[in-house]
RNA sequence: GAGCUCGUGGCUCAGUGGUAGAGCGUCCCGUUCACAUCGGGAAGGUCGCUGGUUCGAGUCCAGCCGAGCUCA
Numbered sequence: 001g002a003g004c005u006c007g008u009g010g011c012u013c014a015g016u017g018g019u020a021g022a023g024c025g026u027c028c029c030g031u032u033c034a035c036a037u038c039g040g041g042a043a044g045g046u047c048g049c050u051g052g053u054u055c056g057a058g059u060c061c062a063g064c065c066g067a068g069c070u071c072a
Stems, first nucleotide, its partner, number of pairs: 001071007010024004018055001026042005048064005
């Protein structure tokens, strides 16, 4: 330098163009003498950045940034 894959709550990951979700974790309540388990609830992400397409983009397109792999 070139190609491919990936980038979404604190972590691991879903999300087939139509108002962003799950599990774990955190906090609160219930249960317990207490802890754990279990049950219920809450907070927390404008989806790597900037543009484009579209009535509408996490999703499609371009450029850039970062990570991994391969080639030179």